[in-house]
A computed fold for a 1440-nucleotide RNA from a metagenome, annotated as small-subunit ribosomal RNA.
RNA sequence: AGGGUUUGAUCCUGGCUCAGAUCGAACGCUGGCGGCGUGGCUAAAACAUGCAAGUCGGACGUCGAGGUCUUUUUGGUUUACCAGAAGGGUUCUCGAGUGGCGAAAGGGCGAGGAAUGCAUGGGUAACGUACCUUGAGCAUGAGGAUAGCGGCGAGAAAUCUCCGGUAAUACUCAAUAAGACCACAGUGUCGUAUGGCACAGCGGUCAAAGGGUGGGGAUCCCCUCGGGGACCUACUGGCUCGAGAGCGGCCCAUGCCCUAUCAGCUUGUUGGUGAGGUAACGGCUCACCAAGGCUAUGACGGGUACCGGGACUGAGAGGUUGAUCCGGCGCAUCGGGACUGAGACACUGCCCGGACUCCUACGGGAGGCUGCAGUAACGAAUAUUCCGCAAUGGGCGCAAGCCUGACGGAGCGACGCCGCGUGCAGGAUGACCCCCCUCGGGGUGUAAACUGCUGUCAGGGCAUAGGAAGGGCUGUCUGCCUAAUACGUGGAUGGCUCGCUGGCAACCAAACCAGCUUACGACCCUGCCCAAAGGAAGCCACGGCUAACUUCGUGCCAGCAGCCGCGGUAAUACGAAGGUGGCAAGCGUUGUUCGGAAUCACUGGGCUUAAAGCGUAUGUAGGCGGCCUGUCAAGCGUCGAGUGAAAGCCCUCGGCUCAACCGAGGAAUGGCUUGGCGAACUGGUAGGCUUGAGGCAGGUAGGGGCGCGUGGAACUCUUGGUGGAGCGGUGGAAUGCGUAGAUAUCAAGAGGAACGCCGGCGGCGAAAGCGGCGCGCUGGGCCUGUCCUGACGCUGAGAUACGAAAGCCAGGGUAGCAAACGGGAUUAGAUACCCCGGUAGUCCUGGCCCUAAACGAUGUCCACUAGGUCGAAGGCGCUCUGACGCGGUUUUGGCCGGAACGAAAGCGUUAAGUGGACCGCCUGGGGAGUACGAUCGCAAGGCUAAAACUCAAAGGAAUUGACGGGGGCUCACACAAGCGGUGGAGCAUGUUGCUUAAUUCGAUUCAACGCGAAGAACCUUAUCCUGGGCUUGACAUGUAGGAGCCUCUCCCUGGAAACAGGAUAGAGUUUCCCUUCGGGGUGUAAGCCUACACAGGUGCUGCAUGGCUGUCGUCAGCUCGUGUCGUGAGAUGUUGGGUUAAGUCCCGUAACGAGCGAAACCCUUGUCGCUAGUGGCCAGCGCGUCAUGGCGGGGACUCUAGCGAGACUGCCGGUGUCAAACCGGAGGAAGGUGGGGAUGACGUCAAGUCCUCAUGGCCUUUAUGCCCAGGGCUGCAAACGUGCUACAAUGACCGGUACAGACCGACGCAAGACCGCGAGGUGGAGCAAAUCGGAAAAAACCGGCCCCAGUUCGGAUCGGAGUCUGCAACUCGACUCCGUGAAGGUGGAAUCGCUAGUAAUCGCGUAUCAGCUAUGGCGCGGUGAAUGUGUUCCUGAGCC
Repeated sequence: AGGGUUUGAUCCUGGCUCAGAUCGAACGCUGGCGGCGUGGCUAAAACAUGCAAGUCGGACGUCGAGGUCUUUUUGGUUUACCAGAAGGGUUCUCGAGUGGCGAAAGGGCGAGGAAUGCAUGGGUAACGUACCUUGAGCAUGAGGAUAGCGGCGAGAAAUCUCCGGUAAUACUCAAUAAGACCACAGUGUCGUAUGGCACAGCGGUCAAAGGGUGGGGAUCCCCUCGGGGACCUACUGGCUCGAGAGCGGCCCAUGCCCUAUCAGCUUGUUGGUGAGGUAACGGCUCACCAAGGCUAUGACGGGUACCGGGACUGAGAGGUUGAUCCGGCGCAUCGGGACUGAGACACUGCCCGGACUCCUACGGGAGGCUGCAGUAACGAAUAUUCCGCAAUGGGCGCAAGCCUGACGGAGCGACGCCGCGUGCAGGAUGACCCCCCUCGGGGUGUAAACUGCUGUCAGGGCAUAGGAAGGGCUGUCUGCCUAAUACGUGGAUGGCUCGCUGGCAACCAAACCAGCUUACGACCCUGCCCAAAGGAAGCCACGGCUAACUUCGUGCCAGCAGCCGCGGUAAUACGAAGGUGGCAAGCGUUGUUCGGAAUCACUGGGCUUAAAGCGUAUGUAGGCGGCCUGUCAAGCGUCGAGUGAAAGCCCUCGGCUCAACCGAGGAAUGGCUUGGCGAACUGGUAGGCUUGAGGCAGGUAGGGGCGCGUGGAACUCUUGGUGGAGCGGUGGAAUGCGUAGAUAUCAAGAGGAACGCCGGCGGCGAAAGCGGCGCGCUGGGCCUGUCCUGACGCUGAGAUACGAAAGCCAGGGUAGCAAACGGGAUUAGAUACCCCGGUAGUCCUGGCCCUAAACGAUGUCCACUAGGUCGAAGGCGCUCUGACGCGGUUUUGGCCGGAACGAAAGCGUUAAGUGGACCGCCUGGGGAGUACGAUCGCAAGGCUAAAACUCAAAGGAAUUGACGGGGGCUCACACAAGCGGUGGAGCAUGUUGCUUAAUUCGAUUCAACGCGAAGAACCUUAUCCUGGGCUUGACAUGUAGGAGCCUCUCCCUGGAAACAGGAUAGAGUUUCCCUUCGGGGUGUAAGCCUACACAGGUGCUGCAUGGCUGUCGUCAGCUCGUGUCGUGAGAUGUUGGGUUAAGUCCCGUAACGAGCGAAACCCUUGUCGCUAGUGGCCAGCGCGUCAUGGCGGGGACUCUAGCGAGACUGCCGGUGUCAAACCGGAGGAAGGUGGGGAUGACGUCAAGUCCUCAUGGCCUUUAUGCCCAGGGCUGCAAACGUGCUACAAUGACCGGUACAGACCGACGCAAGACCGCGAGGUGGAGCAAAUCGGAAAAAACCGGCCCCAGUUCGGAUCGGAGUCUGCAACUCGACUCCGUGAAGGUGGAAUCGCUAGUAAUCGCGUAUCAGCUAUGGCGCGGUGAAUGUGUUCCUGAGCC
């Protein structure tokens, strides 16, 4: 600090979402230790049990119980001693009571409360204060009761009545009054209005406990003779008055949440007088009087909430929050009330009422955990019915001490923060397992094992500092105080006692000894010893954001997911595993808050089109406001003072081994209050000014407004005339009108509405809006003059007025037009568009409504910031004057345009620029301008205006492409013009469908369908079907083993074959080495058998792929580099003007160049030349033949096949931009690319093909592989495509006669000859072919015949007989002959091809191939047209 997500891409707007921090948390998985913190957020719902406030005998009586002392006595008894009884005392303890103090603190909780509250700063001249400190003074006398207790009684109990008697520091009365208070009238001083303070005077009012404890003994009194009292003294307590400190009460100012869909609220209300009340002011309360008080700066009402210091977050400003700690407030089961008291309207007090719980003898009683624990309940969720008063603090007490769930500690919870550990070093052959793999290896990984070392923490044992001061009683000596040797308070030193520790004692107890000034609880630190790497790691993530990747499983299933989104068979996104990343005793998830979010914008946003300017104006409150001078000091500045609690944050230092944590000091604390000074600016005030604003005078333009009158054209209607069949209307019609006379036309009349031309991005108005002419009334603007006023101004929440059209109410009016409605058409329908009618309405008067894309989608006002040009209105200057012209100026209406601005489009002195003032409005889309409520309206409806829920977007501007029953330009057999077809028939062939055991598979608009298939009888052939067989296999490689191996010929059994089983004879063969050539060794290289690795698959996926192909399309396009423009996607170039078949070329040009395409280069064909002549040719010269280049020769010609030439808009004329180019012409075999072919840019269609081939993945392995026999792929109600043959006379048939090209031939082509009607057969010359053969070309031409008919057309179908190929023609071949002789007479809607050697027509050849279902494919030549010179339409394509 940003990122993801709207789009094909871009920029912007805008929402959603993520990364950070945080927590009183919860949940999931996991869990070693310690420190410090923290822990019922929900039911202020209910509570069992225990504890949480008592204390004082030094206030009182002595009532009760106990202890103890003393006296007497009884019993046991030798004393000692034990037990009992009685009396007295009390130094002690306990219980109850009177009395005092405390109980109003401490502790808990946050229900209520929006101000009776809190915070900050002030005030109290309007107040209080027990305990504490301090100062002054005082304490005299007297009295009557009452608890307890005793005695009756009532009641279940709680408790209570009556009688008797008793004490006080309880209560009462009287005295005194320094003093206080009150009243009266003064003085001084101060102040802030009432007044405060001080002083003196007169009158009145008000006290007490001289108690308690210790000590004393001179004097006095009483006495039960023990003593007690007076008295003295010390301490403590009492009363009055003053002061202080601390703590409170009250008052004021400022600040403190949401809501206007809460706009008016208020009767003790606001004030006054008087009285009451309070510690005190006050309507706090009451009586009377007045009618006030609050409110848009938000009263009143509703909702929510304890507030602050602080906490979290943030760069900050802010936002959120108010657990733990501190301050304040409020509350104590709910509501109310007072009493006591210094203090309460009182958490563990009282009374009353309500709810609830408990007890009960039913009459009546008792209770209050929002104290600490704890229970059940609620809930996602929150702890021990612990220890102790040792410390700190509190209450009481002289004190000892008692009480203290405050507090100090411990326990439980990873709830949080902080710290530590789970070892350290070495260790490669990189071990095993596991995972991946291209099988080579790689990862885990120095990780482990193993070796050495260390010892934190936890564990066991021992010792110990600190937190901690010993207390009481009683002596001696002594300091201070004192009259004192009391008392009190210190110092030193003894004794006793309580206690602790240790020793002896097995333990306990007791006893004894020694020590301690040592004392509880619990915890911690430190040191030493023991043992052992031993007891201690998980969680989440790994598609992008976001660090981290693979395999398997799954197959839109299961699941994931914060957003975008993953999953439909190759998932880095699901689940698992391996690996990796992150954090770590935790890790994730969920939830909360802030951040990012400038996404409520103070810092720091916007409103032409993204959400957003009110329809327009006038104007109230408010906000803002010209120039000059003086003054005040509110704002402002500066210096000082007070406050801003502590804790916290920050800095420094220090203490726990560090840290968390804690301590000390400092800094900071925006703020508030207050004193002094300053006066530029804002503001107040006083005075002045004229430029803002307004007025005045003179002109001026205008559909500005209102009223009254008036005019012509058109229209409709009425009457009359003429006239006579239609009119009207439409794309075409019909409804409608018309012989009862329409339309048309003439004349006259009536009526209503609107005002042609002028007329114009011209005028006027605030907007809505305003248009014949005249008159009357009236608003505003502009110009000129510079006479007057003197800031009078701008904006404007509410408010008010105006406000198109439609609509509403009442009354008129109604010619035309025309919602609704009726009819006719159109259509699949047609509640529409079109037509014929037609009512509200449109018009007028009066009253409502109040909305519009009410738009410049642009609020009003002011100032400033380049220009150019065209209008409208009015002044001025120049020329002697005028017209005209020129120049300059104010206002106004437009266009273009610079800077600037803007996301861009654009805007641009009429700003959307630069600034100022004020108002309105916006905050993702939908829900929704809706519901509810309020208000307005007669109604229709208007205005104001949500939420639930839902989505990851919605949107603006611009870019590229595609599309359009959008436009422009151009092209193509695209149409048109033609010729011939298809669609109808029969047959062939392919496809669908059906059928079948199987009819193998693929191809499906153009671009599948005579396609893969350039040849299905078996084979082909594919698990397509039936049946039979084989299992290392039909084929490849490797390893191991085998030896009367193996190969060929022959044999037997079964069988359809494949194959299975068996038998034996003959022949033959072999690597390498040695060799005496006899052989030996090696043994298995080849082949075979057995076994194992593996082979095999036309099985799936063409949507995992390569390659190849189709198509747009031989269409003219597709791009790049550099530059430039644009924020960018992109644009430019490649657009434009011409031209071309062409992005072909030229010109222009912020482009300049280049590439892939086009063209050219290549092949073929058309002309000529040269070269070469065999197997081709034969003119001339010869030979030969019936005849033939048959032969000698020849190279002239044709031809063959090589090399060249030729055509380039080169030449001429015209047009054209001095161009490119086009048109015409000449020459030429050929003319503007001469014809044809090959050649196919970037890309598109997830087009086609896993069955050509290759290939990832998946599947199969005695089968989805391999072999065999037979069948099928040829099956036929039907449909479609492509063809062939026809329907005939431009013909069929018969006879005769001509003329090609290209190609093929040895597993072949085959001549002549002979046989057969023929297919063909016999036979074989010749030919590896310019030599021989296939080979007859056919149409054509000549002659003949047929005579328009289902025929001498047509040939399907069927019967018979044959030929050939082949192992084999049944399913299922072709051909021949004889016979048979179907449909069909030119084909509906629709549709195809073709622009010249083309269409049409005629035949010939060839690949595949034993043969052939070929009418198919690919080629070849022969004959050989018609039409168009156009682009309206159909189809397709290119550019803009």

The sequence is in RNAcentral, with records from SILVA. The coordinates come from a structure-prediction model, not an experiment, and the mean pLDDT is 80. Its Rfam family is "Bacterial small subunit ribosomal RNA".